[in-house]
RNA sequence: UGCCGAAUCCUCGUCGUCCCGAUGACGAGGAACGGGGGACCCAAUUGCGGCCGCCUUGGCCGCUGGGGCGAAUCGCGAUCACAGCAUCGCGUAGCGCCACUUUCCGGCGCGAGCCCGUCAGCUCACCUCGUAGGCACCGGAAAGGGGAA
Numbered sequence: 001u002g003c004c005g006a007a008u009c010c011u012c013g014u015c016g017u018c019c020c021g022a023u024g025a026c027g028a029g030g031a032a033c034g035g036g037g038g039a040c041c042c043a044a045u046u047g048c049g050g051c052c053g054c055c056u057u058g059g060c061c062g063c064u065g066g067g068g069c070g071a072a073u074c075g076c077g078a079u080c081a082c083a084g085c086a087u088c089g090c091g092u093a094g095c096g097c098c099a100c101u102u103u104c105c106g107g108c109g110c111g112a113g114c115c116c117g118u119c120a121g122c123u124c125a126c127c128u129c130g131u132a133g134g135c136a137c138c139g140g141a142a143a144g145g146g147g148a149a
Stems, first nucleotide, its partner, number of pairs: 001136004008031008032131006042121001047063006065119001066116004074091006094110005100144006
């Protein structure tokens, strides 16, 4: 100086006995950004198997939970192996970057993880939570913009 991400800014107060730190740490509040819950209306009424019934419609039993943040879903193959789990590989929905913006070309990456706890569709008012963490880049063309000489 810039990137991913909501994760930034401001005000007030406290904190210096050895070392570091005041361009800081902590606490309180505000703004801003982001997330969750939450009416009417609308939407929705899981799937599979078995039995019965049947013009159509359906009934009974057994098994199967569901949801949130995020781009991070889904598929195939291999190893272990009875399976399963796990691991690995190749792709993939989707996501990010290449330093003013947009478009095109070219290129480089990601495609994780965590949480709630049987519970939540949308959702005005209203309620509530977060403001972390991790990184390193400067290819080409066109148009526009800005700046300098």
Molecule: c-di-AMP riboswitch aptamer (ydaO/yuaA leader)
Organism: soil metagenome